[in-house]
RNA sequence: CGAGCAGGCAGCCUUAUCGCUGGCAGUAGUCAGAGGAAAGUCCGGGCACCACAGAACGGCAUAGCGGAUAACGUCCGCCGAUUGAAAAAUCAGGACAAGUGCAACAGAAAGAAUGUACAGGUAAUGCUGUAGUGAAACCAGGUAAACUCUAUGCGGUGAAAUGUCAUGUAAACCAAUGCGCUAGCAAUUGUUAGCAAAGGGCUGUUCGCCUGAUGUUGGAGGGUAGGCAGAUAGAGCGUUUGGGCAACCAUUCGCCUAGAUAAAUGAUAAGGAUUUUGUUUCGGCAAAUUACAGAACCCGGCUUAUUGCCUGCUUUUUUA
RNA sequence: GGGCGUGUAGCUCAGGGGUAGAGCAUUUGCCUUUUAAGCAAAGGGUCGGUGGUUCGAAUCCACCCACGCUCA
Numbered sequence: 001c002g003a004g005c006a007g008g009c010a011g012c013c014u015u016a017u018c019g020c021u022g023g024c025a026g027u028a029g030u031c032a033g034a035g036g037a038a039a040g041u042c043c044g045g046g047c048a049c050c051a052c053a054g055a056a057c058g059g060c061a062u063a064g065c066g067g068a069u070a071a072c073g074u075c076c077g078c079c080g081a082u083u084g085a086a087a088a089a090u091c092a093g094g095a096c097a098a099g100u101g102c103a104a105c106a107g108a109a110a111g112a113a114u115g116u117a118c119a120g121g122u123a124a125u126g127c128u129g130u131a132g133u134g135a136a137a138c139c140a141g142g143u144a145a146a147c148u149c150u151a152u153g154c155g156g157u158g159a160a161a162u163g164u165c166a167u168g169u170a171a172a173c174c175a176a177u178g179c180g181c182u183a184g185c186a187a188u189u190g191u192u193a194g195c196a197a198a199g200g201g202c203u204g205u206u207c208g209c210c211u212g213a214u215g216u217u218g219g220a221g222g223g224u225a226g227g228c229a230g231a232u233a234g235a236g237c238g239u240u241u242g243g244g245c246a247a248c249c250a251u252u253c254g255c256c257u258a259g260a261u262a263a264a265u266g267a268u269a270a271g272g273a274u275u276u277u278g279u280u281u282c283g284g285c286a287a288a289u290u291a292c293a294g295a296a297c298c299c300g301g302c303u304u305a306u307u308g309c310c311u312g313c314u315u316u317u318u319u320a
Numbered sequence: 321g322g323g324c325g326u327g328u329a330g331c332u333c334a335g336g337g338g339u340a341g342a343g344c345a346u347u348u349g350c351c352u353u354u355u356a357a358g359c360a361a362a363g364g365g366u367c368g369g370u371g372g373u374u375c376g377a378a379u380c381c382a383c384c385c386a387c388g389c390u391c392a
Stems, first nucleotide, its partner, number of pairs: 002315009012272007020033005035292001039303002042301005047158004054207004059154005064078005079093001080091004094149002099147002101143002111139001116131005162229004173219005180195007199211004236255003241250003273290001275288005321391007330344004338375001346362005368384005
């Protein structure tokens, strides 16, 4: 040099003009305005409602040991196994000594051994050794990303949650079903209290809980199609010091960093940067290009897509 | 913004760990004066993709890709 392994950084920049969204002003103006993945929706959490979440069964997920964390299936450290020459990478890494199932072909035999060939041995017996088939061959066999068991965890729904204001309308119509009991008061039908109860809700089932008389369910129809909150200051970002092998934790100082709602974040011009191609008098010049991709309640991860650059490490062989 | 499902031959679909199949279509031959129908045979597949589990994967698991359905 080549080949390979691991990690990190950046994600075009500046100015002008014209536009778009939001804040402050409310005339002028001024300030801010996509990502490392905003993506897939694969995990975990916040938050809201349903009993601030209950019981049993079912279901799902995870699985060495220890730690980190709000939590996790994520991350860190160590052990073990596998792969590789190495750097290094991967691991769903509990249990088949509970039960059930499965094992094509080959093989005598694939699990209640109906025990092959050769050799040895015994009173007798696959009792012993070797061979052969196969991924696996009496041994407490193999197999759980087979059912299952063990341990641990998980209630459901999901910003179309939820609250509030405004506008509008039909407490109407049709069908089914329900309007019970006791006591008190007034008084023949009301009212109050308690119990019961059809139906409905709790989104796998049952219990249980809640609701329940201008009720409930279905049908057909009428109306609204808006505003605000949730919703952008947060498990936030940078930085100092200390602790820890590390993930990370504590602490000092500083900063404010999109909030749209059918959805803004763009276009043009000039200059610079990157890469490629052509040309060259090796100083340059010309042209083209600049990836993946676009917030939608918010965070922590994972996975996938993708451009350029940098650093460290390994190197069996071969060449110098 | 959320949920669910499907992908196997040219088309429609089976197969749910042990050699990938059926019907239609295609090709060839027979039959017929010829075509159709009929009869006989043949070809055609990385089982959407990439990894993993396993002795062995279309099948089991994970992640992607494409398509479809659905929720006020």

This is a predicted complex of two RNAs, RNase P RNA and transfer RNA, with 392 nucleotides together. Rfam match: Bacterial RNase P class A. Rfam classes the family as a ribozyme. Rfam links the family to the GO terms dimeric ribonuclease P complex, tRNA processing and ribonuclease P activity. Model confidence (mean pLDDT): 77 of 100.